[in-house]
RNA sequence: AACUCAUCGAGACCGGCUGAGGGACUGGCCCUUUGAAGCCGGGGCAACCGUCGAAGCUAACCCCUUCGAAAUGGUGCCAACUCCUGCGGAGUCGCGCUGAUGGCAGCGUCGGCUCACCGAGAGAUGAGCA
Numbered sequence: 001a002a003c004u005c006a007u008c009g010a011g012a013c014c015g016g017c018u019g020a021g022g023g024a025c026u027g028g029c030c031c032u033u034u035g036a037a038g039c040c041g042g043g044g045c046a047a048c049c050g051u052c053g054a055a056g057c058u059a060a061c062c063c064c065u066u067c068g069a070a071a072u073g074g075u076g077c078c079a080a081c082u083c084c085u086g087c088g089g090a091g092u093c094g095c096g097c098u099g100a101u102g103g104c105a106g107c108g109u110c111g112g113c114u115c116a117c118c119g120a121g122a123g124a125u126g127a128g129c130a
Stems, first nucleotide, its partner, number of pairs: 003128006013042005021031003025086001027084002043078003048074002051069006082122001087119003090114005095108005
């Protein structure tokens, strides 16, 4: 790298060095010389693992489940929902065609919209596996 599981609408920035890119990819749209990315120092956010406590379970313990505490343990993170998007569906509006004729119904290799419509995919992070 691959595979499995969980989570992804919340949260959290300053200084130094350096100097042109960055937001994974596509298309958008943004950020950026009022300083990108990177490195260093400090600060902060956050309970995923681990730790501690309580309850449940148990004859009792372990395991497990739930709740809570803690950021001197191991990671992670600190613009924008994972910035939006891509594939399928749903809703709605428009356009076209067909059929009716009271203004509707059906259909479509058609188009727009949905941020608080659903699912998938991709990605990120953690834990596990090897």